[in-house]
């Protein structure tokens, strides 16, 4: 279901940080000091799952607390590897409009 999560495309909004110093220097190369978070990536909490001790209970078992360890488990937080610091391109997120998709929000 007059179409849900999710993902394609066009349009249109979108921040932050050095027009740094050297090599002839706006980028670019090659040394160098400083920034920045919102492309990616990486890392994290309650919770839930499991195992293991203990403890209560107890005819047998399930169920319960408490610890410890292991996996899951979010980001706009964290890091700053990556990327970026005039313009320009690039940009999470947000709108609108189509298309994939085919039940969860």
């Nucleotide at each position: 279901a007059u179409g849900a999560a999710g993902g394609g495309u066009a349009c249109g909004g979108g921040a932050g940080a050095u027009g740094c110093c050297a090599u002839u220097u706006a980028a670019u190369a090659u040394g160098g000091a400083g920034c920045c978070g919102a492309a990616g990536a990486a890392g994290u909490a309650a919770g839930c799952u499991g195992u293991a001790a203990a403890a209560g209970g107890c005819g047998u078992c399930a169920g319960u607390u408490u610890u410890a360890c292991a996996g899951u488990g979010a980001a706009u937080c964290u890091u700053u590897c990556a990327g970026g610091c005039a313009a320009a391109a690039g940009g999470a997120c947000c709108g609108u409009a189509u298309c994939c998709g085919g039940a969860c929000a």
The RNA shown here (Glycine riboswitch aptamer) has 105 nucleotides and comes from a Clostridiaceae bacterium. The source organism's lineage runs through Bacteria, Bacillati, Clostridia, Eubacteriales and Clostridiaceae. It was read from a public genome assembly, where an Rfam model found it. The coordinates come from a structure-prediction model, not an experiment, and the mean pLDDT is 81.